[in-house]
C1' cells in the first nucleotide's frame, strides 16, 4: 500500500501498585486493585490443515462417450500448527449528506435523535 472483517463469542489465579478504555470530546472501568508481566483456561475460525456432489478452468489420455489429475471458487469439518481475541457495538461520537422535533430573533439556522456514506483505528492475509 491492497483486500477482507469489526451489533456474535470467550477470564480465573499469581505478580505488580496507578492507571486504563489508540487520539480528541463524552461516558465509563479501576485500591472490592489499573497498565504491564507470568501461568492456566476459554472464544473465534483469518491463514494453514482435512473432506467433498454438481458445475468452472487447465493438463494428460482417449475408442471423442468420457476418464484421471491439478487449480480456483463454493460447501462441510477438526482445533494438533501460525496469528488474533476474552468490560461496555471498534463503549459512543468526531467528517459529509438526508430526515428531523424542541428552541429561536422564523433562519441559505439547527441541539437531541434516526439513516446512509466516509475518515480514523484494530485484526488477518498478501
Nucleotide at each position: 500500500c491492497u483486500c477482507a472483517u469489526c451489533c456474535a463469542g470467550a477470564g480465573a489465579g499469581g505478580u505488580g501498585g496507578a492507571g486504563g478504555g489508540a487520539c480528541c470530546g463524552g461516558c465509563c472501568c479501576u485500591g472490592u486493585g489499573a497498565a504491564g508481566c507470568c501461568u492456566c483456561g476459554g472464544c473465534a475460525a483469518c491463514c494453514g490443515c482435512c473432506g467433498u456432489g454438481u458445475g468452472g478452468c487447465g493438463a494428460u489420455g482417449g475408442a471423442c462417450a468420457c476418464a484421471u489429475c491439478g487449480c480456483a471458487g463454493g460447501c462441510g469439518g477438526a482445533a494438533u500448527g501460525g496469528u488474533g481475541c476474552c468490560a461496555a457495538u471498534u463503549c459512543c461520537g468526531g467528517c459529509a449528506g438526508a430526515g428531523g422535533u424542541g428552541c429561536u430573533c422564523u433562519g441559505u439556522g439547527g441541539a437531541a435523535c434516526u439513516c446512509u456514506g466516509g475518515g480514523a483505528g484494530a485484526u488477518g492475509a498478501g
This is a predicted structure of a 126-nucleotide RNA (SAM riboswitch aptamer (S box leader)) from a soil metagenome.
Rfam family: SAM riboswitch aptamer (S box leader). From the family's description: The SAM riboswitch is found upstream of a number of genes which code for proteins involved in methionine or cysteine biosynthesis in Gram-positive bacteria. The SAM riboswitch acts at the level of transcription termination control. The predicted structure consists of a complex stem-loop region followed by a single stem loop terminator region. An alternative and mutually exclusive form involves bases in the 3' segment of helix 1 with those in the 5' region of helix 5 to form a structure termed the anti-terminator form. This entry represents the conserved core of the complex structure involving helices 1-4.
Its mean pLDDT, the model's own confidence on a scale to 100, is 80.